RNAcentral holds the sequence, with entries from Rfam. Glycine riboswitch aptamer from Anaeromonas frigoriresistens, 92 nucleotides, folded computationally. Taxonomically the source falls in Anaeromonas (Bacteria, Bacillota, Tissierellia, Thermohalobacteraceae). The coordinates come from a structure-prediction model, not an experiment, and the mean pLDDT is 83.
RNA sequence: UGACACACCCCUGGAGAGAUCCAUUUUGGGCGCCGAAGAAGAAACUCAUAUAAAACUGAGGAAACUUUCAGGUACACGGACAGGGUGCAAGA
Repeated sequence: UGACACACCCCUGGAGAGAUCCAUUUUGGGCGCCGAAGAAGAAACUCAUAUAAAACUGAGGAAACUUUCAGGUACACGGACAGGGUGCAAGA
């Protein structure tokens, strides 16, 4: 001087869906709804079984897909992801 990656660090942007009903009322419950915290699922494919070749079975196997457990459904908070910063640090 300084990558790639990483960081529960900092800044900025950041969607969706009822301020719906009830009650002992910023809390709880009911019905409806949302997907972008988190969580879960497994397609191709690979391996094993294991063989002449297979099927079955088991394991591994991704998401912004699916589920809606959790969370959310005015503002606020949160928020995947993106950009920037800082740190760390290979190399030169």